[in-house]
Context: one part of a larger RNA
Molecule: small-subunit ribosomal RNA, 5' domain
Organism: Victivallaceae bacterium
RNA sequence: GAACGAACGCUGGCGGCAUGGAUUAGGCAUGCAAGUCGAACGGUGAAGCGGGGCAACCCGCUGAUCAGUGGCGCAAGGGUGAGGAACACGUGAGUAAUCUACCCUCGAGUUGGGAAUAGCUCCUGGAAACGGGAAUUAAUACCGAAUGACAUCAUUUUACCGCAUGGUAUUUUGAUCAAAGCAGCAAUGCGCUUGAGGAGGAGCUCGCGUCCCAUUAGUUAGUUGGUGAGGUAACGGCCCACCAAGACCAUGAUGGGUAGCUGGUCUGAGAGGACGAUCAGCCACAUUGGGACUGAGAUACUGCCCAGACUCCUACGGGAGGCUGCAGUCGAGAAUUUUGGGCAAUGAGCGAAAGCUUGACCCAGCAAUGCCGCGUGCGGGAUGAAGGUCUUCGGAUUGUAAACCGCUGUCAAGAGGGACGAAAAUUGACGGUACCUCUGAAGGAAGCCACGGCUAACUACGUGCCAGCAGCCGCGGUAAUACGUAGGUGGCGAGCGUUGUUC
Repeated sequence: GAACGAACGCUGGCGGCAUGGAUUAGGCAUGCAAGUCGAACGGUGAAGCGGGGCAACCCGCUGAUCAGUGGCGCAAGGGUGAGGAACACGUGAGUAAUCUACCCUCGAGUUGGGAAUAGCUCCUGGAAACGGGAAUUAAUACCGAAUGACAUCAUUUUACCGCAUGGUAUUUUGAUCAAAGCAGCAAUGCGCUUGAGGAGGAGCUCGCGUCCCAUUAGUUAGUUGGUGAGGUAACGGCCCACCAAGACCAUGAUGGGUAGCUGGUCUGAGAGGACGAUCAGCCACAUUGGGACUGAGAUACUGCCCAGACUCCUACGGGAGGCUGCAGUCGAGAAUUUUGGGCAAUGAGCGAAAGCUUGACCCAGCAAUGCCGCGUGCGGGAUGAAGGUCUUCGGAUUGUAAACCGCUGUCAAGAGGGACGAAAAUUGACGGUACCUCUGAAGGAAGCCACGGCUAACUACGUGCCAGCAGCCGCGGUAAUACGUAGGUGGCGAGCGUUGUUC
């Protein structure tokens, strides 16, 4: 000098765009943050319409709503950085060792049955959470059967290829395995089953790179390898039995400390050094530890089970909870915002759609936290007024500064108009916002630090090694340009200075 997610002191007019719990991965009141589908299903049946009837009412149709069964989603989106020095991340390869719901393309099929169960009704236990029993009912829920190959497995043939195990194509025979309907007058559409290919996604393996300590030098028994078996979507000591005795290490093993990694950010002429907030990619975690279930996908933040700590309810028998989601609260801290509006846009989930949901997101609020822009007037004006300060008492300086005269109208204020963002129509939280026009008026808007040298800027008074200053050198003991005040001056300016950290 530059920089900062900064803090502190003094000061503070406006706008735009960003940023805002870095410390206790400490504890959390309250509200919201994941639903949706009636065109899968049986019910419920507000309201309306039609018909009949003198009426009460009955029949039919449409159908709001509601819990349940079922489907898809809840593995995304959002948060945090505790752990982890590791194939975690980055980069480049491999998978002839693999999986993939929804989506796209191509092919084939969608036959015929069965038994339940929730709901509803009745009975019943419990303070509650939550149950138990009986009867009964539906499905795209569940279970057999049929058919079935280019699927899977075994077997047979041939050709080609490779990268070692092998791969691809073709072929014989045998075995095994499917399905669900809904809407519509219909056409048809949406589904369902089974294959092939694609896209996107994921798993696994490897080369290279990836902090400090040798005041850590030896480490290792599932350890290293083999055979077999198991397990997995898949290779593998991944697990197990047996066999062998290996494996790593001064090119730093093992141990200890520290740390999320990267794109990048800051600085620097560069080389490099430091850092890894916001945004983007990957990883890890979700009160602590462990476990599996469901599922295409989790070993699952707002799912389940067990154990621990903590908090809450209780009729004392037993139950409930998890903000490292958005707000908010307490605590600790130098320190970090509203318990706001809206689904209008973008995106996501579900749905045939209308649509519903969405603290993702879009906006608004708060904070000079940062960057950028603008303003606090402009021109004229000397008797160089008054006042202040200094003085050699002549004057000098503040200083064209003010007053005074003329002008302008940015911002702020008041009034009127008023968007884009929205697509063929409907639909705008922001927002009566931005912007435009008019009105009025110099009016509402300047401070902070420094002035001995480094370093731009000096005098007076007070003080008297005191009070104090100080980044370094150093000032202060009676004329202090270094302390304090005043006048003046210098610097920056809605900021200025200090502190901390990095280069």